[in-house]
Molecule: transfer RNA
Organism: Candidatus Latescibacterota bacterium
RNA sequence: GCCCGGGUAGCUCAGUCGGUAGAGCACGUCCUUGGUAAGGACGGGGUCGUCGGUUCGAGUCCGAUCCCGGGCU
Numbered sequence: 001g002c003c004c005g006g007g008u009a010g011c012u013c014a015g016u017c018g019g020u021a022g023a024g025c026a027c028g029u030c031c032u033u034g035g036u037a038a039g040g041a042c043g044g045g046g047u048c049g050u051c052g053g054u055u056c057g058a059g060u061c062c063g064a065u066c067c068c069g070g071g072c073u
Stems, first nucleotide, its partner, number of pairs: 001072007010025004019056001027043005049065005
C1' cells in the first nucleotide's frame, strides 16, 4: 500500500427487507429474610466511532475519515 471483519448502555453482544434502539450482567429503589446470599417486581442509563450525502424517514444504504483485529504483498 491492497483486501476482509469489527466500533450500538458501565461490560459482553443482538438488531431480518430502511419505519418508536433491545437482551444478559452490572447499578438504584422496593418485596422477601432474624440478618446475608439467592430469588422476584419496578426503574435509571444511548447523539448507534466521527463528518457529510440519499430518503418523508438511516444503527441499517452511499462517500470520506479515525480506531481495533486478521490476511496479502